RNA sequence: UGGCUCAGAACGAACGCUGGCGGAGUGCUUGAUACAUGCAAGUUGUGCGAGAAAGUUCCGCAAGGAAUUAGUAAAGCGGCGCACGGGUGAGUAACACGUAAGUAACCUGCCUCCAAAUCUGGGAUAACCUUGUUAACACGGGGCUAAUACCGGGUAUUAUUUUUUCGACGCAUGUUGAGAGAAUGAAAGGUGACCUCUUCUUGAAAGUUACUGUUUGGAGAUGGACUUGCGGCCCAUUAGCUAGUUGGUAGGGUAAUGGCCUACCAAGGCAGAGAUGGGUAGCCGACCUGAGAGGGUGAUCGGCCACAUUGGGACUGAGAUACGGCCCAGACUCCUACGGGAGGCAGCAGUAGGGAAUUUUGCGCAAUGGACGAAAGUCUGACGCAGCAACUCCGCGUGAGGGAUGAAGGCCUUCGGGUUGUAAACCUCUGUUGAGUGGGAAGAAAAAGUUAUAUGAUAAUACCAUAUAACCUUGACGGUACCAUUCGAGGAAGCUCCGGCUAACUACGCGCCAGCAGCCGCGGUAAUACGUAGGGAGUAAGCGUUGUUCGGAAUCACUGGGCGUAAAGGGAGCGCAGGCGGGUGUAUAAGUUAGGAGUGAAAUGUACAGGCUCAACCUGUAACUUGCUUUUAAUACUAUACAUCUUGAGUAUGGGAGAGGAAGAUGGAAUUCCAGGUGUAGCGGUAAAAUGCGUAGAUAUCUGGAAGAACACCAGAUGCGAAGGCGGUCUUCUGGCCCAAUACUGACGCUCAGGCUCGAAAGCUAGGGGAGCGAACAGGAUUAGAUACCCUGGUAGUCUUAGCUGUAAACGAUGAACACUAGAUGUUGGUCCCGCCUCGCGGGAUCAGUGUCGAAGCUAACGCAUUAAGUGUUCCGCCUGGGGAGUACGCUCGCAAGGGUGAAACUCAAAGGAAUUGACGGGGGCCCGCACAAGCAGUGGAGCAUGUGCUUUAAUUCGAUGCAACGCGAAGAACCUUACCUGGUCUUGACAUGGGAGUGAAAGCCUUUAGAGAUAGAGGACCUUCCUUCGGGAACACUCCACACAGGUGCUGCAUGGUUGUCGUCAGCUCGUGUCGUGAGAUGUUGGGUUAAGUCCCGCAACGAGCGCAACCCCUGUCCUUAGUUGCCAUCAGGUAAUGCUGGGAACUCUAAGGAGACCGCUUGUUUUAAACAGGAGGAAGGUGGGGAUGACGUCAAAUCAUCAUGGCUCUUACGACCAGGGCCAGACACGUGCUACAAUGAGCGAUACAAUGGGAUGCAAGACGGCGACGUCACGCUAAUCCCCUAAAAUCGCUCUCAGUUCGGAUUGGAGUCUGCAAUUCGACUCCAUGAAGCUGGAAUUGCUAGUAAUCGCGGAUCAGCAUGCCGCGGUGAAUACGUUCCCGGGCCUUGUACACACCGCCCGUCAAGCCAUGAAAGGUGGGAGUACCCGAAGUCGUUUAUCAAACCGCAAGGAUGAAAACGCCUAAGGUAAGAUCACCGAUU
Repeated sequence: UGGCUCAGAACGAACGCUGGCGGAGUGCUUGAUACAUGCAAGUUGUGCGAGAAAGUUCCGCAAGGAAUUAGUAAAGCGGCGCACGGGUGAGUAACACGUAAGUAACCUGCCUCCAAAUCUGGGAUAACCUUGUUAACACGGGGCUAAUACCGGGUAUUAUUUUUUCGACGCAUGUUGAGAGAAUGAAAGGUGACCUCUUCUUGAAAGUUACUGUUUGGAGAUGGACUUGCGGCCCAUUAGCUAGUUGGUAGGGUAAUGGCCUACCAAGGCAGAGAUGGGUAGCCGACCUGAGAGGGUGAUCGGCCACAUUGGGACUGAGAUACGGCCCAGACUCCUACGGGAGGCAGCAGUAGGGAAUUUUGCGCAAUGGACGAAAGUCUGACGCAGCAACUCCGCGUGAGGGAUGAAGGCCUUCGGGUUGUAAACCUCUGUUGAGUGGGAAGAAAAAGUUAUAUGAUAAUACCAUAUAACCUUGACGGUACCAUUCGAGGAAGCUCCGGCUAACUACGCGCCAGCAGCCGCGGUAAUACGUAGGGAGUAAGCGUUGUUCGGAAUCACUGGGCGUAAAGGGAGCGCAGGCGGGUGUAUAAGUUAGGAGUGAAAUGUACAGGCUCAACCUGUAACUUGCUUUUAAUACUAUACAUCUUGAGUAUGGGAGAGGAAGAUGGAAUUCCAGGUGUAGCGGUAAAAUGCGUAGAUAUCUGGAAGAACACCAGAUGCGAAGGCGGUCUUCUGGCCCAAUACUGACGCUCAGGCUCGAAAGCUAGGGGAGCGAACAGGAUUAGAUACCCUGGUAGUCUUAGCUGUAAACGAUGAACACUAGAUGUUGGUCCCGCCUCGCGGGAUCAGUGUCGAAGCUAACGCAUUAAGUGUUCCGCCUGGGGAGUACGCUCGCAAGGGUGAAACUCAAAGGAAUUGACGGGGGCCCGCACAAGCAGUGGAGCAUGUGCUUUAAUUCGAUGCAACGCGAAGAACCUUACCUGGUCUUGACAUGGGAGUGAAAGCCUUUAGAGAUAGAGGACCUUCCUUCGGGAACACUCCACACAGGUGCUGCAUGGUUGUCGUCAGCUCGUGUCGUGAGAUGUUGGGUUAAGUCCCGCAACGAGCGCAACCCCUGUCCUUAGUUGCCAUCAGGUAAUGCUGGGAACUCUAAGGAGACCGCUUGUUUUAAACAGGAGGAAGGUGGGGAUGACGUCAAAUCAUCAUGGCUCUUACGACCAGGGCCAGACACGUGCUACAAUGAGCGAUACAAUGGGAUGCAAGACGGCGACGUCACGCUAAUCCCCUAAAAUCGCUCUCAGUUCGGAUUGGAGUCUGCAAUUCGACUCCAUGAAGCUGGAAUUGCUAGUAAUCGCGGAUCAGCAUGCCGCGGUGAAUACGUUCCCGGGCCUUGUACACACCGCCCGUCAAGCCAUGAAAGGUGGGAGUACCCGAAGUCGUUUAUCAAACCGCAAGGAUGAAAACGCCUAAGGUAAGAUCACCGAUU
């Protein structure tokens, strides 16, 4: 940088565990699937005719009749309603919705207001009666009757149409007022009251009056219709669509405009600002989230739309193309007498089904609202309530106060304690809630009704309306809310989590198992991550999980991101559309700004109040609704128009540079080939070879000729071009660029989707050409292989002409244009100025290019930096985790190869950039080390010794395993050791502590029996110490008993301590402060010198410090001082066969204490100086004199649980303990480390000389004797500078051997012995005699060593009874070589690359095998929706016609008009046929 994930909020949710109460809300998100049953739309007798029954009463003997029920119920005609209310979201991407306008293009029942009317006639029909068909639904014939049903006539304030006069207005068609003429067009009554007038007259009719209807017209209100601007989804892998299509004229149709429909005419209309097509979706107020901008949603509530089993159609009506109406067609269900009929819960309940999932077949019209009615009233699954559900939100409770023996129990524990925890118990209270008992609302009176009064109306005190007063009546919820009282802490707490994110920790169990997990991840024997428990955290009647949305995510970035290297600049240019655009002035006012007006429904949300005890919830007020429309004003900016300007841009003139482009001509060098000459055996090629060429004459060399391609030097960080790219020379044609000075045009400009053009190499087509080079191919090498690198050949190609392709790390990985922002220094091309040694050179200035460095600034850093990756503006292109994949499909371009465009499924938790520290490199530089080299001696071959592996075994105990295990633990396995095996034994134990009992004996010692022994038994001697008040007590020892426990060389060195090895005695490893860097980190510690050294010096943003280095310590080398015994003996003396043997001495050696000495101190030179180095003097010693001890931070999970200690686990009559015997010693073999040799620098024999370190009382042992010898016997001395071990050996001097398996070598074997020890067989060492293997210097490979070293020679010691070729020490003799750092190994410093960090023993790629997952292709098959063409064509509107039928009207009549019905025609649903396109599904196999 970038993705993944989490913490928040929300939900019409679901699931798991749990569940006390109340209030307010909410409740099929899936199958617009199918529906049993009941209900959801009726009402009206004040429109009309007609009109029961049961029951009751009366009469009657009875049959029966009458009255009442009742003008009631039910039905019918008529009116109004059924188009509201209620449901659902299938369809719809549309004027469907939202918002704002328009209708001068419209309609409107009921309602309100205004004006005027309501005259006069007619004929039917249902109900009803009768009759017929029928399963049913239902239908037909005949007869009667009414109306506010139906139909005429008259009248016409006004209305409509038309003609016309005058006026006003406007917004284009036009609108509107007044007047005149003509034509056309209405009606219905009902109920109540009263008699003032007329007629009969108790009272009626007419009449009057009131109310209510009816008709006409106007206006309003309400509701609707149409039109328009703007707004809100996805796909371009949907790019072209459209014939009624776009417009006009005329007509039809409609309430009304309109191709809405028809005829004719024209050819238009839409579309990159996305038409057409496809997918998805009801839209909004709002809801969720968010700081906001946004994003998501469209449940409940409200507005609009659409739909009502699917599709089509009209009728009625004010209004429907009608959810509970009609007709037709399809599917489905039901009934049927088979002929035919019926139905539509997406109303409320409810059922089935689907599904993770969503309620009662409840009560009531009391309230609110609706329909009808004059009203009472009726109806109302709208609605009000109740029921179910923790589904959501809100509130309350499950008790409060006191209470420490900090109870018991649980859990943990360092065993002390801690914690649960004031928690409980216990004491004192309270009573929310709950249960019981009693009381008990508001919602309901602004209503209806009755009565009274007043007012209006009227002739009127009726009637009616209104107002007031009184009375009476109405509650589903519900005896509910609420209140009082009684009871009694009694009935009421769970869920999730506790590794980090993220609040909260321990124990046990399990042991990469079981399991957990949102991400990282946890679990392989000590799991705070699994399971359980204790404790804790959070929340609480809930808590978790799952799903979805927003947030965090500035992770699509308008607010608010980027593109040099992280994903991302198009390969380059031209350029239409589009976007943006220089200075000045004027005008306009579209954008913009300000004010006003309208609207932005209510609800929601916000603020403030109020009401339910609070809250949720409800109510009121305010603000908000960020928008749209309109109007007025302003004019800075943008825009538009006009005018003008010159600086942007361009033109003209004069110069200039250039591998810019195209065509033509031409040149030399080289290569190859051909011909000829000379000439002879090789040439060529490579790391080395071979293939190849050559005696048929190559290569080489000379002459002549041919061909094609490329142009050495010049040549440069050079120049030109838009990029690709361009290089011999000359000519012609041609593009662009730069400079200078003046003139002209006057913004003419910048960028650029689509488009067009150019575009390396390779490749393709056709024709030429082909020298060299050279994919493919062939051969030779190399190699494990070598389809490569190397070599010999060689075809396409490379060249050219005409076309195609259109891509590259086409890169500055950096789009184009303009402006601004410190410089320094090269270089290319111009111009100007100045100076001079004025052919020219130098300096300065300026313009245009091209490089390097660098300030500010930017950047994650690296870096960029006037040629920006800085600061700004404009335009274009592109990016959004890695892989899948630049792939698949589709389209398109291409002859092909392929190009362009360009996904998804699935999968991962990363992928990536820059920088840092390490590590690594068959990277680089510098340096060191017996690292190589130079040498010496070995190992590896033989025999033996010893260790290991492997094998074997009853056991061959265990550990150590590259260097850094293997003569290692083990400084010493016959028993013991010993841990292993076999057999025999013991169980509080071989060993420790504590308790009880017993005994001072037992044990031990001695003797003895059995036994292999452990062990068991018997006998004998012995009879503890201290204190004492003498009673005893204490200690000690042993035996017995029981339990705690002992014990384990059992496991884990990957749980550990301690110890050790190794890198490495390598020179390194760090810190504080400061500084630099966003940071990791850096600096210091790097650099230049120097050193053995991070040793020292100089320099330096570092200055200091620590652990290491060095020094201090020990030994040794020289000298001095002191001290002289056991050491020494020069001088003096004595003595001996001899000897410091003795006196003596203190000189020397030595001993062992202390000093001195060496420091680059002095000196010469070198290094610029210094540090230092090279040399010299002096000195015993010279540059750390030699050796030792001393081992930084760390690495290797290095070694050790078997030295020791120790956590955990494990065994407990055994994995503990004891004993005997065996084993650790085996042996086909392999390896390591050594010894002895192979011989003459030797062996043997003889003679003879010189050490040092050490050790010694269970010991070293002189000396003597015995033995060939190992050794034995006796024994002086010595607790040690005194005595002993103790003869050193090699060397040296002689003699023998004479190159051989030997007089080398000594293995092996036989015999005889010695010593140690309880014991020598398995299994010791040594001696003597005899025997006399292998071996004649060791393949590949490999080890040690740089001076008193290697090599060689012997000596001593530890362990130890005995056992040494091993180990640790000591001295004797005593070399060779090092040019040097190229190489091998190891290490140090600096630097570089890195995809490594478990760090190259790293990381990592591909195939294959088996199984599985997803996706694509693949002969086909099935289905869906949409469209096209054609066939058929129901119902129905409209039109045409009239054999038929009919009451009203006209006509005297025939008949007409009108209607019905039928037929036909147009359109058309469903259905069918055909060819495709498209989407989805299935699918053996690959």
Record summary: Predicted 3D model of a 1486-nucleotide RNA (small-subunit ribosomal RNA) from a metagenome. The sequence is in RNAcentral, with records from SILVA.